[in-house]
RNA sequence: CGAGUCAGGCGGACGGCCGCGACCGGAGCAAUCCGGCCGAGGAAAGUCCGGACUCCGCAGGGCAUGGUGCUGGGUAACACCCAGGCGGGGCAACCCGAUGGAACAGUGCAACAGAAAGCAGACCGCCUGUGCGAACCCUAUCGGGUUCGUUGGCGGAACCUUCGGUUCCGCUGCGAGCCUUGUAGUUAGUGCAGGUAAGGGUGAAACGGUGGUGUAAGAGACCACCAGCGUCUCGGGUGACCGGGGCGGCUAGGUAAACCCCUCCAGGAGCAAGGUCAAGCAGGGAGAGAGCUGCCCGCUCGCUAACCCCAGGUAGACCGCACGAGCCUUGUCAGUAAUGCAUGGCCCAGAUAGAUGGUCGUCGCCGGUCUCUUGACCGGUACAGAAUCCGGCUUACAACCUGACUCGCAAA
RNA sequence: GGGGGUGUAGCUCAGCUCGGCAGAGCGCUACGUUCGCAACGUAGAAGUCACGGGUUCAAAUCCCGUCACCUCCA
Numbered sequence: 001c002g003a004g005u006c007a008g009g010c011g012g013a014c015g016g017c018c019g020c021g022a023c024c025g026g027a028g029c030a031a032u033c034c035g036g037c038c039g040a041g042g043a044a045a046g047u048c049c050g051g052a053c054u055c056c057g058c059a060g061g062g063c064a065u066g067g068u069g070c071u072g073g074g075u076a077a078c079a080c081c082c083a084g085g086c087g088g089g090g091c092a093a094c095c096c097g098a099u100g101g102a103a104c105a106g107u108g109c110a111a112c113a114g115a116a117a118g119c120a121g122a123c124c125g126c127c128u129g130u131g132c133g134a135a136c137c138c139u140a141u142c143g144g145g146u147u148c149g150u151u152g153g154c155g156g157a158a159c160c161u162u163c164g165g166u167u168c169c170g171c172u173g174c175g176a177g178c179c180u181u182g183u184a185g186u187u188a189g190u191g192c193a194g195g196u197a198a199g200g201g202u203g204a205a206a207c208g209g210u211g212g213u214g215u216a217a218g219a220g221a222c223c224a225c226c227a228g229c230g231u232c233u234c235g236g237g238u239g240a241c242c243g244g245g246g247c248g249g250c251u252a253g254g255u256a257a258a259c260c261c262c263u264c265c266a267g268g269a270g271c272a273a274g275g276u277c278a279a280g281c282a283g284g285g286a287g288a289g290a291g292c293u294g295c296c297c298g299c300u301c302g303c304u305a306a307c308c309c310c311a312g313g314u315a316g317a318c319c320g321c322a323c324g325a326g327c328c329u330u331g332u333c334a335g336u337a338a339u340g341c342a343u344g345g346c347c348c349a350g351a352u353a354g355a356u357g358g359u360c361g362u363c364g365c366c367g368g369u370c371u372c373u374u375g376a377c378c379g380g381u382a383c384a385g386a387a388u389c390c391g392g393c394u395u396a397c398a399a400c401c402u403g404a405c406u407c408g409c410a411a412a
Numbered sequence: 413g414g415g416g417g418u419g420u421a422g423c424u425c426a427g428c429u430c431g432g433c434a435g436a437g438c439g440c441u442a443c444g445u446u447c448g449c450a451a452c453g454u455a456g457a458a459g460u461c462a463c464g465g466g467u468u469c470a471a472a473u474c475c476c477g478u479c480a481c482c483u484c485c486a
Base pairs, nucleotide, nucleotide: 001408002407003406004405005404006403007402008401009400012363013362014361015360016359017358018357020039021038023036024035025034026033027032041383045394046393048392049391050390051389052388053270054269055268056267065266066265067264069262070084071083072082073081074080085099086097087096088095089094100261101260106259107258108255109254123200124199125196126195127194128193129192130191131190132189134187138185139184140183141182143180144179145178146177147176148175149174150173152172153171154170155169156168157167158166159165160164208226209225210224211223212222213221227251229248230247231246232245233244234243235242236241274319275318276317277316284310285309289301290300291299292298326346327345328344330342331341333340334339364381365380366379367378368377369376370375413485414484415483416482417481418480419479422438423437424436425435432469440456441455442454443453444452462478463477464476465475466474
C1' cells in the first nucleotide's frame, strides 16, 4: 500500500423567529395569559421469546397439549449471553451449526430410474455343469477339383554331329496354397440348472478402502496397512469429551425442522388487564341498603313519604402510569468472560386520536463540475418515530470515526 | 395497542394432515358445427405455489425470518 476478520462509537452543530404537550410558580370569578423547566430511538419497528404487574381458575399429584434440546456457568427469567467440547467452512484472523436418543427401544418414508432400495439383488459381464446345434468363423481329418514348384520316374515329338544332350507336351509321384461335399470337436450360437457383488450401467444413496493371496470365476474366504464399530481397561477433564492399550466380529446406510423415546419448562388471559368516582335515560325499594366481617347471628348507621334515600353501571373523569431487575462514574474488588459486589452522583417524555414541529441564517460531512491553489456553483445528508414497563432476539439503516488481529506485495 | 387467520393459472378454490410429475371449474386461444351468433364438441396455452433463507436425496407441503391482506377485542 492492497485485500479482509472481529469489537465498539456516532446518527449533524450553533443562533433568530413562529408553534405543540406535561410539570412548577404567578395573575384571573372563569376562559385563559405570563415566566421557568423538560420533551423519541438504536432500533421507539416486527410482536418472535422471556419476565414484572393485573384479573380469572386452582387441595395435592398426574394425563393430554405446546415448547426446550452438546457441557459448564451467568441471569428475575429466556429459544438470550459467556466460556469450553464436537462437526463443517476459510491459506489465516475468524465464522456457521434446532448439536439429546453414536437412528443396535419401536413404527414409518425413499417419487423417477434401476435387475435389485433395507435382515437387498443376478440385467449385462465372468465362471461351472448338462443338453441342443452345424448357416458363418475356428481346429483336426477322409474324398474330389484346381494352381504353382520340382535337380523324382515313364512315354511321345522336334532339333543337334553318334554315345548322348537340349527344348516342348502328356501321365504319374512328392510338397505347398486355394475351392468344395462330408465327419468329428475342448468351436460359433443357444436352452436349462447353478456359482459369483471384483467390473459395467441406474440412482441422492447399491452393504468398508487400497494392494496381495486364493479361486472354475469370485468374495473379509484369508493376509498387510488404513478408516470405522462394539466391549474392557489406563490416564486427563467438574463435564461435554480427549489421548493410549487389549480383545472381538469383520462393516454396522439415510431420515427424529416424520411419528416417537428421554431430559427440563409451561394453569388461562392480557393495561382495550384491572380498579375508583359517577351525568343523562331507563329501573328497584316504604326497611331496602351500608358498615363491623367472607358467611350466619348480633350490634351500629340511615330517622320517616321527600325537590328524599339505595344498588349496579354507560358517557365522561381519575388511578394503574413513569424511582425502575433505572442511568452515569470510580474500583491494585471477585471472575478467563458473561456477570456480580462495593462506592459516589443523577431524576431522565407521559400524550389519549394521540405533543416532541416548521422556517431562515452560518458552519460541518459526502458526491459532481469549474479553477494552478485559495475557492465558487449544484445536488445530497439514512432507517425510522414512544402509547404499561423491563431483559433479549430479529429485521431496516446515508455518511463518518476508533481499536485489535490476519493474509499478500514492497522497502528498511 | 393486543389476539387469530389467509396468500397456489386472468377469477374462485383443491392439494399442505402423513414431503416425491402442480390440479379442477369458469374464463382465454385455435379448429369444427351454423346463413351468422349463442350453446355444444375436439385440441391447446397459461404458475417466481407472496418473498428470502434453512432441514432433507428431494419442499406448495416441515422450520425460521420478511411483506401484503382479512378478521376479533373498548

This is a predicted complex of two RNAs, RNase P RNA and transfer RNA, with 486 nucleotides together. Its mean pLDDT, the model's own confidence on a scale to 100, is 76. It holds a member of the Rfam family "Bacterial RNase P class A". Rfam's curators write: Ribonuclease P (RNase P) is a ubiquitous endoribonuclease, found in archaea, bacteria and eukarya as well as chloroplasts and mitochondria. Rfam classes the family as a ribozyme.